The part of an RNA shown here (small-subunit ribosomal RNA, 3' major domain) has 478 nucleotides and comes from a metagenome.

Context: one part of a larger RNA
RNA sequence: UGACGGGGACCCGCACAAGCGGUGGAGCAUGUGGUUUAAUUCGAAGAUACGCGCAAAACCUUACCAGCGUUUGACAUGUAGAUCGAGUUUUCCAGAGAUGGGAAACGCGGUUCGGCCGGAUCUAUACAGGUGCUGCAUGGCUGUCGUCAGUUCGUGUCGUGAGAUGUUGGGUUAAGUCCCGCAACGAGCGCAACCCCUGUCCUUAGUUGCUAACAGUUUUAGCUGAGAACUUUAAGGAGACCGCCCGUGAUAAAUGGGAGGAAGGUGGGGAUGACGUCAAGUCCUCAUGGCCCUUAUACGCUGGGCUACACACGUGCUACAAUGGCGGUGACAAAGAGAUGCAAUGGGGCAACCCUGAGCCAAUCUUGAAAAGCCGUCUCAGUUCGGAUUGUUCUCUGCAACUCGAGAACAUGAAGUUGGAAUCGCUAGUAAUCGUAGAUCAGAACGCUACGGUGAAUACGUUCACGGGUCUUGUACA
Numbered sequence: 001u002g003a004c005g006g007g008g009a010c011c012c013g014c015a016c017a018a019g020c021g022g023u024g025g026a027g028c029a030u031g032u033g034g035u036u037u038a039a040u041u042c043g044a045a046g047a048u049a050c051g052c053g054c055a056a057a058a059c060c061u062u063a064c065c066a067g068c069g070u071u072u073g074a075c076a077u078g079u080a081g082a083u084c085g086a087g088u089u090u091u092c093c094a095g096a097g098a099u100g101g102g103a104a105a106c107g108c109g110g111u112u113c114g115g116c117c118g119g120a121u122c123u124a125u126a127c128a129g130g131u132g133c134u135g136c137a138u139g140g141c142u143g144u145c146g147u148c149a150g151u152u153c154g155u156g157u158c159g160u161g162a163g164a165u166g167u168u169g170g171g172u173u174a175a176g177u178c179c180c181g182c183a184a185c186g187a188g189c190g191c192a193a194c195c196c197c198u199g200u201c202c203u204u205a206g207u208u209g210c211u212a213a214c215a216g217u218u219u220u221a222g223c224u225g226a227g228a229a230c231u232u233u234a235a236g237g238a239g240a241c242c243g244c245c246c247g248u249g250a251u252a253a254a255u256g257g258g259a260g261g262a263a264g265g266u267g268g269g270g271a272u273g274a275c276g277u278c279a280a281g282u283c284c285u286c287a288u289g290g291c292c293c294u295u296a297u298a299c300g301c302u303g304g305g306c307u308a309c310a311c312a313c314g315u316g317c318u319a320c321a322a323u324g325g326c327g328g329u330g331a332c333a334a335a336g337a338g339a340u341g342c343a344a345u346g347g348g349g350c351a352a353c354c355c356u357g358a359g360c361c362a363a364u365c366u367u368g369a370a371a372a373g374c375c376g377u378c379u380c381a382g383u384u385c386g387g388a389u390u391g392u393u394c395u396c397u398g399c400a401a402c403u404c405g406a407g408a409a410c411a412u413g414a415a416g417u418u419g420g421a422a423u424c425g426c427u428a429g430u431a432a433u434c435g436u437a438g439a440u441c442a443g444a445a446c447g448c449u450a451c452g453g454u455g456a457a458u459a460c461g462u463u464c465a466c467g468g469g470u471c472u473u474g475u476a477c478a
Stems, first nucleotide, its partner, number of pairs: 001478002003475003007472007015462002019426005026318008034309002042053002064304007073127001077126008087106008109117002129293002132291003138287002140282003143278001145276001150189006156165003169180003195270004200238007210227002214225003241264001244258005320419001324378006336367003341360002346355003385416001390411007432454007
């Protein structure tokens, strides 16, 4: 100087408390451990692994296993030699395919006519190749402490020195934020601000969006003429600064309250992550040192596996019902996506879906039905709750749904009556609850990401448990 303390003082945080809803019990989904297996590819491991890499494992992916094949190789650049078209399309045989062996058609590069230039094939040789090892050799990227308020430097001064001071102290703040004081004076990285979205208003603009006034039609629909008010869209501005008033304060910084205002003290949300810590994670994104393999640890293919299942754990979904189930009715969003696409309308089917195919490269057309809402019924039951499981018949995608997809109809109708110890999230348009869309994607979400609808309760406070910050104290630790 740090680190640590079951030392002290002060302060903060959904940290506790006050509340609301969960997890832990059930079924299922998903990840992991374990076990099993020819293989169940690999990585991730307290917080900071476990719906994580995977924003999609039937084949492919795929790295794993079995079998069948290839060896200058699926891919790159040379050198030497040989050959001449290369190649495209169709097709036959063997085979699981890779591949091997044929057949036909079309094709014959440029040229200075020189194996001269270019291209291809074969052979040989340099080499290719490796999701093989080392993340404790590394770059890059990332998690975490933590959006916590810290972390340093120059000059000066003090100290023999390591170092100190500044950065401590008195206040204040979300903040090393600011003020005052002070052997310090300044400065850098952080904080804040600048950026984006959102909340109010103004100006400009008016189609594909809008419809107040005027007119028309009857299809009663902004549909049409028209309009530029409103909504909206998207560009530019205004607006909030403790600016004004009162109190408190040290006459300061600031703070309590009030006015005006759409908004008040950082308005709300996002992006933004200092010096560093964990030899944290990743050599399976990529790059890369070293080591290793080179007829195999490389490459191609078929099939299997990653989907196994006495069990254990994590994360979710659905429930156990009446604030509900079922039937009917049919009101109100936002944000997206669309050409190998979204698909209206009409028709068929109980339905999944099928046939048809208008319009739309989109404020125009489509997806499109929002759902919780309202009315009726059920009357507390393992039920008209719950939907697992199983049987049969189908639909769709796709070469192909057996291992191993999703969906529909009929039948079946399991556990489950609110969950032990324990434990998690959340302070406002939040929790809870309700649907919608997107990425990935042929198909395949209860996951993820985004969007809006309805919309609470509680916070006395900081004694205690947890994490963190500042000062101080002790230390046999570095």
Background
The coordinates come from a structure-prediction model, not an experiment, and the mean pLDDT is 82.